This is a predicted structure of a 73-nucleotide RNA (transfer RNA) from an Anaerolineales bacterium. The coordinates come from a structure-prediction model, not an experiment, and the mean pLDDT is 82. Rfam family: tRNA. Rfam classes the family as a transfer RNA. The sequence is in RNAcentral, with records from ENA.
RNA sequence: GGACAUGUAGCUCAAUUGGCAGAGCAUCCGCCUGAUAUGCGGAAGGUUUCAGGUUCAAGUCCUGACGUGUCCA
Numbered sequence: 001g002g003a004c005a006u007g008u009a010g011c012u013c014a015a016u017u018g019g020c021a022g023a024g025c026a027u028c029c030g031c032c033u034g035a036u037a038u039g040c041g042g043a044a045g046g047u048u049u050c051a052g053g054u055u056c057a058a059g060u061c062c063u064g065a066c067g068u069g070u071c072c073a
Base pairs, nucleotide, nucleotide: 001072002071003070004069005068006067007066010025011024012023013022019056027043028042029041030040031039049065050064051063052062053061
């Protein structure tokens, strides 16, 4: 330098061929216990990498940029 894949919560990942942004772990609060742990219930946490385009509607489709990974040179 080229090709391909990928980017969603603090972390790991979903989101069913475009139609309400979610789960587990972690954090916080409560219940439980003599206390802790386990267990149970709840809460908070998001510019879906960035900028454009298409669409009534974009995490999803298209273009470019950036980051990461793999391969080729």